[in-house]
Molecule: c-di-AMP riboswitch aptamer (ydaO/yuaA leader)
Organism: soil metagenome
RNA sequence: CGCCGAAUCGCACGACACGCGAACCGGGGAACCACCCCGUGGGGUGAAUCCGCCUCCCGCACGUCGGGGAGGUGGUAGGGCGACCCACUUCUUCCCGCCCGAACCCGUCAGCUAACCCGGUAGGCGGGCAAGGAAGAA
Numbered sequence: 001c002g003c004c005g006a007a008u009c010g011c012a013c014g015a016c017a018c019g020c021g022a023a024c025c026g027g028g029g030a031a032c033c034a035c036c037c038c039g040u041g042g043g044g045u046g047a048a049u050c051c052g053c054c055u056c057c058c059g060c061a062c063g064u065c066g067g068g069g070a071g072g073u074g075g076u077a078g079g080g081c082g083a084c085c086c087a088c089u090u091c092u093u094c095c096c097g098c099c100c101g102a103a104c105c106c107g108u109c110a111g112c113u114a115a116c117c118c119g120g121u122a123g124g125c126g127g128g129c130a131a132g133g134a135a136g137a138a
Base pairs, nucleotide, nucleotide: 001126002125003124004123008022009021010020011019023121024120025119026118027117028116033111041109042106043105044104045103050075051074052073053072054071055070056069057068058067078100079099080098081097082096
């Protein structure tokens, strides 16, 4: 200077503090409507769902089929960035290229939902410049 993401800005404080506000984000919560749902529990944040193949283990079977778990691999709903195109007030689309397609939380409980109530503002990356240090080569 940019990217993913809601995760930024301002004020106060420097110890009787552990905050306050704006903005953005998320959850709970009527009527009306919707749902007939509930151990195969259910639900939330998020793009992160779904479908094959291979190997191994368990157990079943004993000729097979079929079940559960672990690992690997290929796709996919969907998402991000870039370029391109269109437009020129703001938007936006297809193709193409490169990636992601996770993780966590609530705890038997929650549809939507005005008033109202309760929370979050993290984390992780890329490029350039400057200084310093280290390694290697000549």